[in-house]
Context: one part of a larger RNA
RNA sequence: GCCGGCGAGUUAUAAGCAGUGGUAGGUUAAGUCAAAGACGUAGCCAAAGCGAAAGCGAGUCUGAAAAGGGCGUUAAUCACUGUUUAUAGACCCGAACCCGGGUGAUCUAACCAUGUCCAGGAUGAAGCUUGGGUAACACCAAGUGGAGGUCCGAACCGACCGAUGUUGAAAAAUCGGCGGAUGAGGUGUGGUUAGGGGUGAAAUGCCAAUCGAACCCGGAGCUAGCUGGUUCUCCCCGAAAUGUGUUUAGGCGCAGCGGUAACGAAUAUAUCUGGGGGGUAAAGCACUGUUGAGGUGCGGGCUGGGAGACCGGUACCAAAUCUCGGCAAACUCAGAAUACCCAGAGCACACGUUGCCAGUGAGACGGUGGGGGAUAAGCUUCAUCGUCAAGAGGGAAACAGCCCAGACCACCAGCUAAGGUCCCCAAAUCAUCGCUAAGUGGUAAAGGAGGUGAGAGUGCACAGACAACCAGGAGGUUUGCCUAGAAGCAGCCACCCUUGAAAGAGUGCGUAAUAGCUCACUGGUCAAGCGCUCUUGCGCCGAAAAUGAACGGGACUAAGCGAUGUACCGAAGCUGUGGGAUUACUUUGUAAUCGGUAGGGGAGCGUUCCGUUGUAGGUAGAAGCAGUAGCGGCAAGCAGCUGUGGACGAAACGGAAGUGAGAAUGUCGGC
Repeated sequence: GCCGGCGAGUUAUAAGCAGUGGUAGGUUAAGUCAAAGACGUAGCCAAAGCGAAAGCGAGUCUGAAAAGGGCGUUAAUCACUGUUUAUAGACCCGAACCCGGGUGAUCUAACCAUGUCCAGGAUGAAGCUUGGGUAACACCAAGUGGAGGUCCGAACCGACCGAUGUUGAAAAAUCGGCGGAUGAGGUGUGGUUAGGGGUGAAAUGCCAAUCGAACCCGGAGCUAGCUGGUUCUCCCCGAAAUGUGUUUAGGCGCAGCGGUAACGAAUAUAUCUGGGGGGUAAAGCACUGUUGAGGUGCGGGCUGGGAGACCGGUACCAAAUCUCGGCAAACUCAGAAUACCCAGAGCACACGUUGCCAGUGAGACGGUGGGGGAUAAGCUUCAUCGUCAAGAGGGAAACAGCCCAGACCACCAGCUAAGGUCCCCAAAUCAUCGCUAAGUGGUAAAGGAGGUGAGAGUGCACAGACAACCAGGAGGUUUGCCUAGAAGCAGCCACCCUUGAAAGAGUGCGUAAUAGCUCACUGGUCAAGCGCUCUUGCGCCGAAAAUGAACGGGACUAAGCGAUGUACCGAAGCUGUGGGAUUACUUUGUAAUCGGUAGGGGAGCGUUCCGUUGUAGGUAGAAGCAGUAGCGGCAAGCAGCUGUGGACGAAACGGAAGUGAGAAUGUCGGC
């Protein structure tokens, strides 16, 4: 892991409600007897309430009250069944803990008693001896000596590094190196200390592979607002993830939303009509604030004159006011759409009240209106609508929350929605008019560009425009200044006059300065449109990421984009035909309805045992097991036959439960 067995709402007592039954007041408990029954009225519920009470009483309390108002003036009770609640382990399994009584120091920690062990080598303290030395010591040298938590290094004890091992050879080892190795040393045997206790050169270490409190048994089925699991079928309805309170936030209470039963009629709702209040959006500047430009300029600054009073100047700041123009969640002179409220109409079949039974109180995304954030987030928090949740089907390549659309069942019938119609792939290689040349389509911005289509405006043009080509582009003059020089062309000022078809005191290149080239401007050649500005459609660049991967692919110049039109395809939608169920009317056949998690309600199937039952049946073959185009039912399931098996045992109607298995890191067995 698979297969098989076992495996979870039970029982008692009390109570509420519903159903069924008895009685009309109901009923007995403990118990007793001659026991399918009878007795037992102790007790309980009901029969009158109201008031704090005295008390009064179909009333009573409040009150001054004959007012008003509150509570009353309504058949119950005893059983059984179902359901829910309470108390009990109370649907099942599951702690870590806490407490009580015991068992442990054969592991390990420390201590006590008594034994035992430490190859070999090195170093060479004190003391002593001899010699030297001293007045005597001191001191010096050589020798002797053999100290030490001394040195090197086996046994022994330890465990610093690395590798191996890691379902190991081993629940801590092996291998190669490593530390101590006469000491606070190692070790044997016997003994002592015990669980809030011991022991500890102290790590919360160790106390039998267990230690922030050992182990065993008991309290004990501790408790678990937590996790997991909870077993047959069909039918009807069908939520919530919100408000509020909570030592509350993943739990509860009440309300909201669901189911079910009874009752009600002034009912509810979409929608329509009529009537309302508003201060949001947009807007506006009349208030409160804020703000750009301009005019006037109170007051101030700076400054001149004056002995001072004071009189002037000002390109500075600036009150107030005026003109033009803006802004506001906490501004509004005004002011929508929606929404909301009231009334009337309106029967898509809802609505209200009461009893009983729930679940929910983690929501998610999308659209819209806001707050927070960065006008970030598959972010967060409200409001409102939708979908998912609890919703299958078609589309979006794939894709809970997007688009279309709500699945009772069947059909090799039809029509459509979204979306599509070249092939994959069902249906137009459909029609008409345009655009795009970028594979744009089939990712992105600021910004950039004689890409190209459309529109508007304006200027020039057969008295010849635009482009190209031919020619001119001069003189005063090298204007003046400045400068070494400055001659159109370093710089400064001025920018005139003449000739002429036209020609700047010069547009650019160039020179040291000149020179030279060129432009503006003009004539000629040619011959028909040529410039500029704005708006707009589709494109281009901007454009770099890690395997090749951003049309779903093939491929496409339409099979891309815009506009118009007609056909077709396309779903569990709608229709058609047949069938089933529920509900309502009932004319007996019409209509409506039948997705569904939590959850509520209804109807059934099956298992074991019991009664009818010493049943029917059964060695001419029961149960069980295996097989089987058989039969019937919507399903759980029920029969028949064949084989096997070898002795029991249905159906029907009732009753009682150890009553249904796929899940619980379930449990036992097998493989």
Model confidence (mean pLDDT): 85 of 100. This is a predicted structure of a 671-nucleotide part of an RNA (large-subunit ribosomal RNA, domain II) from Scytonema sp. HK-05. Its Rfam family is "Bacterial large subunit ribosomal RNA". Gene Ontology terms of the family: ribosome and structural constituent of ribosome. The source organism's lineage runs through Bacteria, Bacillati, Cyanobacteriota, Nostocales and Scytonema.